[in-house]
RNA sequence: AGGAAUGUAGUUCAAUGGUAGAGCUCCUGUCUCCAAAACAGGCGAUGAUGGUUCGAUUCCGUCCGUUCCUG
Numbered sequence: 001a002g003g004a005a006u007g008u009a010g011u012u013c014a015a016u017g018g019u020a021g022a023g024c025u026c027c028u029g030u031c032u033c034c035a036a037a038a039c040a041g042g043c044g045a046u047g048a049u050g051g052u053u054c055g056a057u058u059c060c061g062u063c064c065g066u067u068c069c070u071g
Base pairs, nucleotide, nucleotide: 001070002069003068004067005066006065007064010024011023012022013021018054026042027041028040029039030038047063048062049061050060051059
């Protein structure tokens, strides 16, 4: 320099155009002498900016980050 993939919660992953979910973590409660475990509940996210669409995590452009391939 050219090409490709990827970006969603603290973390690991779903959601193929129609209310953004789950496991673990964290917080609260029940239980316990205390703690752990178990059970119940709760907090928390779509990389940025535009475009298409009645409607975008999803489709398109640009930029940013990460990874890979070619030279």